[in-house]
RNA sequence: AGAGUUUGAUCCUGGCUCAGGAUGAACGCUGGCGGCGUGCUUAAUACAUGCAAGUCGAACGGAGUUUAGAUGAAACCUAGUGAUUCUAAACUUAGUGGCGGACGGGUGAGUAACGCGUGGGUAACCUGCCCUGUACAGGGGGAUAACGGUUGGAAACGACCGCUAAAACCGCAUAACAUCGGAAUACCGCAUGAUGUUCCGGUCAAAUAUUCAUAGGUACAGGAUGGGCCCGCGUCUGAUUAGCUAGUUGGCGAGGUAACGGCCCACCAAGGCGACGAUCAGUAGCCGUACUGAGAGGUAGAACGGCCACAUUGGGACUGAGACACGGCCUAAACUCCUACGGGAGGCAGCAGUAGGGAAUAUUGGUCAAUGGGGGAAACCCUGAACCAGCGACGCCGCGUGAGUGAAGAAGUAUUUCGGUAUGUAAAGCUCUAUCAGCAGGGACGAUAAUGACGGUACCUGACUAAGAAGCCCCGGCUAACUACGUGCCAGCAGCCGCGGUAAUACGUAGGGGGCAAGCGUUAUCCGGAUUUAUUGGGUUUAAAGGGUGCGUAGGCGGAUGCCUAAGCGUGAGGUGAAAUCCCCGGGCUCAACCUGGGAACUGCCUCGCGAACUGGGUGUCUGGAAUGCCCCUGCCGUGGGAGGAAUGUGUGGUGUAGCGGUGAAAUGCAUAGAGAUCACACAGAACACCGAUUGCGAAGGCAUCUCACGAAGGGGUGAUUGACGCUGAGGCACGAAAGCGUGGGGAUCAAACAGGAUUAGAUACCCUGGUAGUCCACGCAGUAAACGAUGAUAACUAACCGCUGGGUAUUCGUAUUCAGUGGCCAAGCGAAAGCGAUAAGUUAUCCACCUGGGGAGUACGACCGCAAGGUUGAAACUCAAAGGAAUUGACGGGGGCCCGCACAAGCGGAGGAACAUGUGGUUUAAUUCGAUGAUACGCGAGGAACCUUACCCGGGCUCGAACGGCAAGUGAAGAGAUUCAGAGAUGAUGACGUCCUUCGGGACACUUGUCGAGGUGCUGCAUGGUUGUCGUCAGCUCGUGCCGUGAGGUGUCGGCUCAAGUGCCAUAACGAGCGCAACCCUUGUCACUAGUUACCAUCAGGUUAUGCUGGGGACUCUAGCGAGACUGCCACCGCAAGGUGAGAGGAAGGAGGGGAUGACGUCAAAUCAGCACGGCCCUUACGUCCGGGGCGACACACGUGUUACAAUGGUGACCACAGAGGGAAGCCACCCAGCGAUGGGGAGCGGAUCUCGAAAAGUCAUCUCAGUUCGGACUGGAGUCUGCAACCCGACUCCACGAAGUUGGAUUCGCUAGUAAUCGCGCAUCAGCCAUGGCGCGGUGAAUACGUUCCCGGGCCUUGUACACACCGCCCGUCAAGCCAUGAAAGCUGGGGGCGCCUGAAGUCCGCGACCGUAAGGAGCGGCCUAAGGCGAAACCGGUAAUUGGGGCUAAGUCGUAACAAGGUAGCCGUACCGGAAGGUGUGGCUGGAUCACCUCCUU
Repeated sequence: AGAGUUUGAUCCUGGCUCAGGAUGAACGCUGGCGGCGUGCUUAAUACAUGCAAGUCGAACGGAGUUUAGAUGAAACCUAGUGAUUCUAAACUUAGUGGCGGACGGGUGAGUAACGCGUGGGUAACCUGCCCUGUACAGGGGGAUAACGGUUGGAAACGACCGCUAAAACCGCAUAACAUCGGAAUACCGCAUGAUGUUCCGGUCAAAUAUUCAUAGGUACAGGAUGGGCCCGCGUCUGAUUAGCUAGUUGGCGAGGUAACGGCCCACCAAGGCGACGAUCAGUAGCCGUACUGAGAGGUAGAACGGCCACAUUGGGACUGAGACACGGCCUAAACUCCUACGGGAGGCAGCAGUAGGGAAUAUUGGUCAAUGGGGGAAACCCUGAACCAGCGACGCCGCGUGAGUGAAGAAGUAUUUCGGUAUGUAAAGCUCUAUCAGCAGGGACGAUAAUGACGGUACCUGACUAAGAAGCCCCGGCUAACUACGUGCCAGCAGCCGCGGUAAUACGUAGGGGGCAAGCGUUAUCCGGAUUUAUUGGGUUUAAAGGGUGCGUAGGCGGAUGCCUAAGCGUGAGGUGAAAUCCCCGGGCUCAACCUGGGAACUGCCUCGCGAACUGGGUGUCUGGAAUGCCCCUGCCGUGGGAGGAAUGUGUGGUGUAGCGGUGAAAUGCAUAGAGAUCACACAGAACACCGAUUGCGAAGGCAUCUCACGAAGGGGUGAUUGACGCUGAGGCACGAAAGCGUGGGGAUCAAACAGGAUUAGAUACCCUGGUAGUCCACGCAGUAAACGAUGAUAACUAACCGCUGGGUAUUCGUAUUCAGUGGCCAAGCGAAAGCGAUAAGUUAUCCACCUGGGGAGUACGACCGCAAGGUUGAAACUCAAAGGAAUUGACGGGGGCCCGCACAAGCGGAGGAACAUGUGGUUUAAUUCGAUGAUACGCGAGGAACCUUACCCGGGCUCGAACGGCAAGUGAAGAGAUUCAGAGAUGAUGACGUCCUUCGGGACACUUGUCGAGGUGCUGCAUGGUUGUCGUCAGCUCGUGCCGUGAGGUGUCGGCUCAAGUGCCAUAACGAGCGCAACCCUUGUCACUAGUUACCAUCAGGUUAUGCUGGGGACUCUAGCGAGACUGCCACCGCAAGGUGAGAGGAAGGAGGGGAUGACGUCAAAUCAGCACGGCCCUUACGUCCGGGGCGACACACGUGUUACAAUGGUGACCACAGAGGGAAGCCACCCAGCGAUGGGGAGCGGAUCUCGAAAAGUCAUCUCAGUUCGGACUGGAGUCUGCAACCCGACUCCACGAAGUUGGAUUCGCUAGUAAUCGCGCAUCAGCCAUGGCGCGGUGAAUACGUUCCCGGGCCUUGUACACACCGCCCGUCAAGCCAUGAAAGCUGGGGGCGCCUGAAGUCCGCGACCGUAAGGAGCGGCCUAAGGCGAAACCGGUAAUUGGGGCUAAGUCGUAACAAGGUAGCCGUACCGGAAGGUGUGGCUGGAUCACCUCCUU
């Protein structure tokens, strides 16, 4: 310090999430030791038991015990025992009395408050014990506990009688420097007033004890300490809480208090508080500090310390220096306990402990040794304060679980490409050490005399054994760390993004690794990161965000220049800011944590002094801001009145006749009762054409015929007047399009709703015909719009250039200049970019408004406004990880432009109808094996299924297997062993014949057995290689460097012309290059050269009935090798060029001559695991393999591709020429013979330019004469031929006979642009044969048409819009249906706190009475005021729950439509009104955040 996450990618906005630190924590797994800390955050719930506040006998009277002395009763009577009494001492202590129980300890319920913090005030106060000082303590009195007696009660606890003491209580005396009253005077204070001095008068004290040291007592003054009260400032949230208040605010008087005060009371006045947030509601003890943070801040208020409040809940006082009192009292209430039922007792939020609650928090421990507290003269007593110990990894800190050496890199484990690799110097082994724990011995400080709970503790020493001591989390990215197996969108993980659907580094396990470590993770919470509430330190054109507009109140801010002031401000000093904490420097525990000394700091508050720049305040002056006057000008500015013409509709009359109207096309509608059209007249209402414009005016909304009146505004000039009078503006007031509402008019047009007609699957729409509110006027309401420049107002400053409007000045009339407005384009700058750019979105200042992820939602509730519609204000639960802005590249558009293609058009011939062939679907079947499925499957894999093929089915066999290799053992030559038998065959049995080499060990070979490898057309083409289809032979696809852009990316590759072409030329921030195009290759067309057999034969010769038959020739054809040729080269025209055009020339060929091969980057998870190969998975007496038979050939039907036809451009018969390219040995087969024929029997040649297949066919001539035919040939019967082991399922061919459908084919659709279509035949591969009408080739004959690019389809380039990017087969909206979730309303039901009214009213203070008691003081008793609790009542507020109901969110692949995104197919959206299953539609006004086309204007160059 950042990172992940919106996108195909980018930049920005913006949320969510993570990494850090922390905790009084809890949970999971694990756990060796010690030190220091820390431990009910929940039920301020209830508490058993014990302890936590007593002490003083030196205040007092007793009582008791013991001792000593004295006394000496009764009895025995000798001694002695010894009751009783007295004295003295010691000890104990129930009671009276004193001091202390107001401290210490606990808790945080209440409290939003002078409660707390901080700083002041007290001239308005108190202060026991303590300290200092002054003075004093004389003399009396009466009681009362205890005690004794009687007595009540279960008890608690009393009642009565009697006795008694005091430092208990009460008078008297004395006394002022105390206090009160009065008088005089000095001085001080802001003031009420304070202080000092003098005089007079009034009033109030005391306590003793004693061991003679002391300890106490009284009054006053002072101090110290501790408090009371008051004030300034600060101290949470909500305005969906805006008004609150009757002792309320103030005064006078009295009371009360330590003291001020409405603190209380009587009277008087009507005040007091509040947008600077009163009141109300919610929450909360406050602070020093703690955590976090760079800081500013944010959060918290455990432990320690200060303050406050409380002590079961509420009220009250008493005592006292101090309380309205935690372990005191009275009382009410709730609860618990005891009870003899009459009545009593209690208060752990003290320490332990218990129950309960809870995720969760300890021992019913030791000691007063230390520190501190209470009492006491002291000894001492008390002290759950405190100090210690115990429990808990709850936290922080420290230590250990060993160290060194050790490679055969052991074993094991994991993995593996089987070679290895990892664990890993790790272990073992060897050498060493002893911190901790364990054992033994010594043994503190804390206490400098005594006294040690801790504690035989800390610490030290010794011996002893590597022994007793390691886990947890993680390993997809963020984020350090990877493999294997299992699982198969299952189980599961997950902080965010996201993993898992058969190869998961993300689940589970293992191995390995990473991190931390006696801990490690998780959860919760806080701060940080988050500049994501922005003071430091954010924004508002389009991302969330400028109020619709103005006027203006409070408030905020404010021109120039003097003087004064000193509130702000600055500076210096003083006080305070407790200690602890934090920080720095030291010190002490072995270190650290921890403890401790000193310093700094505590950024604050208060006081005093100084300063005067700035802000504020006061005062004076000024004119620049602002305003006024005067002059001139401008305009669709407002209000009211009057006037006008065009158009529309209607009425009346005339003319006139059959339609009018309307649409994409129609219909509804109107019209022979005379429409529409036309003419004339009349009436009505509404709106104002042209001018007209980026024009003008207005604050905005808005404003347009002419004219009058009234009113307002702006601009210019002048510089006469005022002299800062200004700017902004929360609330407030006013204005505010359209729609809408109320009342009354008006009603021509248009037109929601509505009706009808169309369209449509439907059409609650778009279109048409009608049509009511409304549209218009007056008055009133409403108060919203995309009320937009999506841009608040004001002021100042900051380059140019070009228009328009209104003034002024100058003018040489061309124009120049200035002010105000309104536009364009741009510099700097700004901006995420688009863009803005003196009319800022630039640079500054002031003020206001508003924003803080999306949805829920501008909704609910509440409040205010409104007649209503509704408006304003305005949430939460819940839910998502995005939503969004700008720009980029694509893709797409029922967007645009340009261009191409048998794409359309123009033509020719087909398909779709028939029969058959073939493929597919479907169905069937034991099986009908499998694959291919829009274009790009369907005469496709298959270039040839009777067996085989064959993968399928049935049946029968085999299991090292049908083939092959290695090893081991055994047997044997081998020989597929002839032959015979069984069997459907596979197979089994039989076994004639035969006998290799050798170093004699054995080897080669074969069989059997065992074993390691087999085998699989089983699965996955979505794990793959290779190959292929398609876009498409379309012209595209990219790169390097440079340049532009924050970036994705762009440029190049765009533009103009041209081309078949990103082909080329020109232009150009691009310059070049690559893959494609073209060319190079093959073939064909012309010529030349070379060569000349099996091809050829012109010339010469020979020969034949005839034939290149023979010699020969190399001319020709041809063969097959090498060259030439074509390049817009030439000419004309057009063009800058590239290039184009020309029945131009020449040429065999002319602008790529024809054809082929050749297929860029990529797309379709396209096809193929069944051609082959291959990862993974699966089968192994079977999913392998062999055999026989069957099936792949089925058949109601549907589709594709073909063949043959329907006939005369034809059928049949006859005649007779001319090809090319191929094939041939288990072959082609001349020729002869037989057969009607398929073919058979003979038989020459030829592995081929030689022989052969081999006949080419369309052609020509004749006939048929338009018929289901002499067309057509399916189907069927019979007879045959051939191949083959075998033609039944299931072959082809031949002959005879039979002679079906079909008479040119609906919607629709296919191919083809020249040697092409059409038509005619021929050959080949596969192959025993063939289901071939298929496929691949070959030649013969040989057309028609193309105006053209509007349209359909496909494609290319440029541009535009986009909410698409899985890319339009996209995205996406709403109702309805289902499930789940939270929430609003709701008859009611129920709970809570607070306030109000009335009633009753305990205890108690105060006041009054007081016939009773007392000599009296006084008291008992009674009454009154107030009041806790309680009861009743009416309202308000806040919750819970509820039949039913409303919308919302989420969810799977539901239903209905198609609203939006492209011109989204009716541009969309905003406000409003009406309507409709729903999205929505329509009306009206507005916006551009609309595409396209055209025009105009302007700008730039």